[in-house]
Context: one part of a larger RNA
RNA sequence: GAGCGAACGUUAGCGGCAGGCUUAACACAUGCAAGUCGAGCGACAAAGGGGCUUCGGCCCUGAGUAGAGCGGCGGACGGGUGCGUAACACGUGGAUAAUCUGCCUCGUGGCGGGGGAUAGCAGUCCGAAAGGACUGCUAAUACCGCAUGUCAGGUCGGAAACCCCGGUUUCUGACGAAAAAGAGGGCGCCCGCAAGGGGCUCUCACCACGAGAUGAGUCCGCGGCCCAUCAGCUAGUUGGCGGUGUAAUAGACCACCAAGGCUAAGACGGGUAGCUGGUCUGAGAGGAUGACCAGCCACACUGGGACUGAGACACGGCCCAGACUCCUACGGGAGGCAGCAGUGGGGAAUAUUGGACAAUGGGCGAAAGCCUGAUCCAGCCAUGCCGCGUGAGUGAUGAAGGUCUUCGGAUCGUAAAGCUCUGUGGGAAGGGACGAAAAAGCCUAACCUAAUACGUUAGGUCUUGACGGUACCUUCUUAGCAAGCACCGGCUAACUCCGUGCCAGCAGCCGCGGUAAUACGGAGGGUGCAAACGUUGCUC
Numbered sequence: 001g002a003g004c005g006a007a008c009g010u011u012a013g014c015g016g017c018a019g020g021c022u023u024a025a026c027a028c029a030u031g032c033a034a035g036u037c038g039a040g041c042g043a044c045a046a047a048g049g050g051g052c053u054u055c056g057g058c059c060c061u062g063a064g065u066a067g068a069g070c071g072g073c074g075g076a077c078g079g080g081u082g083c084g085u086a087a088c089a090c091g092u093g094g095a096u097a098a099u100c101u102g103c104c105u106c107g108u109g110g111c112g113g114g115g116g117a118u119a120g121c122a123g124u125c126c127g128a129a130a131g132g133a134c135u136g137c138u139a140a141u142a143c144c145g146c147a148u149g150u151c152a153g154g155u156c157g158g159a160a161a162c163c164c165c166g167g168u169u170u171c172u173g174a175c176g177a178a179a180a181a182g183a184g185g186g187c188g189c190c191c192g193c194a195a196g197g198g199g200c201u202c203u204c205a206c207c208a209c210g211a212g213a214u215g216a217g218u219c220c221g222c223g224g225c226c227c228a229u230c231a232g233c234u235a236g237u238u239g240g241c242g243g244u245g246u247a248a249u250a251g252a253c254c255a256c257c258a259a260g261g262c263u264a265a266g267a268c269g270g271g272u273a274g275c276u277g278g279u280c281u282g283a284g285a286g287g288a289u290g291a292c293c294a295g296c297c298a299c300a301c302u303g304g305g306a307c308u309g310a311g312a313c314a315c316g317g318c319c320c321a322g323a324c325u326c327c328u329a330c331g332g333g334a335g336g337c338a339g340c341a342g343u344g345g346g347g348a349a350u351a352u353u354g355g356a357c358a359a360u361g362g363g364c365g366a367a368a369g370c371c372u373g374a375u376c377c378a379g380c381c382a383u384g385c386c387g388c389g390u391g392a393g394u395g396a397u398g399a400a401g402g403u404c405u406u407c408g409g410a411u412c413g414u415a416a417a418g419c420u421c422u423g424u425g426g427g428a429a430g431g432g433a434c435g436a437a438a439a440a441g442c443c444u445a446a447c448c449u450a451a452u453a454c455g456u457u458a459g460g461u462c463u464u465g466a467c468g469g470u471a472c473c474u475u476c477u478u479a480g481c482a483a484g485c486a487c488c489g490g491c492u493a494a495c496u497c498c499g500u501g502c503c504a505g506c507a508g509c510c511g512c513g514g515u516a517a518u519a520c521g522g523a524g525g526g527u528g529c530a531a532a533c534g535u536u537g538c539u540c
Base pairs, nucleotide, nucleotide: 001540002539003538004537006536007535008534009533010532013388014387015386016385017384018383019381020380021346026344027343028342030341031340032339035073036072037071040070041069048061049060050059051058052057080299081298082297090223091222092221093220094219095218096217099216100215104212105211106210107209108208109207110206112146114144115143121136122135123134124133125132126131154175155174156173157172158171159170160169161168162167182204183203184202185201186200187199189198190197191196225271226270227269232262233261234260237259238258239257240256242254243253244252274296275295276294277293278289279288280287281286301322302321303320304319305318324335325334326333327332352378354377355376356375360374361372362371363370364369391421392420393419394418401412402411403410404409425481426477427476428475429474430473431472435467441461442460443459444458445457446456447455484529485528486527487526488525489510490509491508495524496523497522498521499520505512506511
C1' cells in the first nucleotide's frame, strides 16, 4: 500500500446492489418447512338451513362432501452444517471386456382366464395415556396360482469373426423356469323392459424385451499439510484354490494351503484439516486462504443395525442401546431446529417468531388445482462497494466577532450579510408500471375416426402481480431540513498562543514533558479524507 463474513470509538442525509453466528456439531418453548391423486378402490359423517311432529323424533338439503382407510407416486430431490475424514475424500485423466438405472424418449410384441384375503366398518374387550387384542363383513391398478411366451438372460453343446489372450460379438441346437390391470371420454351399431353388457374409436395406465438419455456404483495413473524429538510396521496380514456375498470386481467375508506384503522416493505413529473451481495479495514467481456463488464429499442428539425401495443403511422413516428433556393413574409412554423464523447460553460480534406462490423451479394429478420457510419479495444493520446531495452565481464598508500582533496591522475571508437563481434528496398532490408468458374456457381450421363426438396440433379471444399505489412521470413548496472524523516534532501534507511544569499526560519507531513544549491539555489557524473517519485484529 492492498484486502476483510470483521469488531470497537466518534459521527451520520438519501438511494442501488451485495453480505450478515467466523464462537457452543451447546440446549431448545412455539408456529410453519412434503405432500398429492376420487380419472385406482370400498365405504361414509356432523354443524348449519328447510319441512313435519304424538315433542320421543323423522324427512330433505348440507353430501356421496369433510375427515379417515386400502392402493399408487413422491418423502433418496430441494434446504442446513463442516463433526468426522490425510482418504481414490477431492481435482484431473482413464477403465468397467466387472455393473445397475424409477420417471423420460424411440422401437417390437402383448394385456387371456381364475382364486383367496385384508384395512376401513360393526361388535366385544384391555389401557391413565400412547396405543392394542379378538370376532364378523367387504373392494381394488393391493395379493396369489394357471395359460401364452418372441427377443434377451441361465445351464449343456456346435460354428465363425475380433481381441487387451482374460474374453467379447454374431449365428445355431436342446433343457427347465419366469408376465400383465385396469381407468376415463365418445358413438350410426348389437343383446336386453331396464340397469347394464358387447362392439368400434381416442387418451392415460399395465407387462416383457431392445436401444437411448440421465443419474449412480466400483477400480486405476498422477497431484495437493506439518512432525524423524514417530524407524521399523503387518496374522485376514500378502498371495493361491474353493466357496459365501453383491447390481458388480475384490480377504469384502469364510474354510484350507503357502509365507509373504509395506518402508528413508518416509511405511507405521502423532498433530491439524472437508476438497475443488476460486478469493486476497504480488510485476511475476510465489505466499495466504476456501465466507458468499458453483461442483463433489461427509453428517443429521451420541453409537449400532437393518427394512422398504429404481435409488437410503434414509435430517423432519423404523428398531436397539446411551445421555438429556417432558407427560404419567408409577404399570408405562413422548421427543430430537447442523430446515425458516425465534429463545436461552457462549462471545468483541452477526437480522423478522414478516408477505406471496405473481414469476422461476420441484412433488402429485388427465386437468382444474393442491403443497412448496426451495424461491421471489419485504423488514433490520454504514457490514461492504457504487452513485447523489448538503446549494449555484454575484458580492470589499475587506462588516461584526474570534485569534495573533512588532499595536502599524495580519488572518478566519468572497467566507458571511445583501442581490439574482435552481429544486437533486426531503415534504405535498395527481397519474402509475416492466416483470405475464401461459394453463383452463370459448371460436376457427387440419389430423385421427364410421363420426360434424372425444382427443391432438395450429391460429384467434379471454384471464392471472406478493413486491406495490413501489419504481417512474408531472405539478407545487422553501436555501429552507442534511458534515463529520483524524491529524499538524521527523518519518508525513499541515503552526501559533495559553495552561501545565519529568506532574498530568503522549507514543507506530525515533522519542516528547524537570517554567517561553510547533510532541501533553485547550483555543485559533491549517492539512488529509469525507457519510464517513480513526483504532484494533488477521493476510499478502